Overview
The RNA shown here (transfer RNA) has 72 nucleotides and comes from a Candidatus Saccharimonadota bacterium.
[in-house]
RNA sequence: AGGGACGUAGUUAAACGGUUAUAAUCGCGGUCUCCAAAACCGCUGUUCACAGUUCGAUUCUGUGCGUCCCUG
Repeated sequence: AGGGACGUAGUUAAACGGUUAUAAUCGCGGUCUCCAAAACCGCUGUUCACAGUUCGAUUCUGUGCGUCCCUG
């Protein structure tokens, strides 16, 4: 330099273009316990950026940025 895949809570992942984006885990609080762990209950927190298409975009299109892989 060329080609391809991907980008969603702190982390790992779901989500036909259509209610308030969903779980697990982490964190916080509570129950239980002599104390703690485990277990159970509750709470907090998220779509890489900017444009476009659309009544409506996490989803489709373009550009940029980043990560990974392949070719030279």
Model confidence (mean pLDDT): 82 of 100. Taxonomically the source falls in Candidatus Saccharimonadota (Bacteria, Bacteria candidate phyla). Rfam family: tRNA. The family's RNA type in Rfam is transfer RNA. Rfam's curators write: Transfer RNA (tRNA) molecules are approximately 80 nucleotides in length.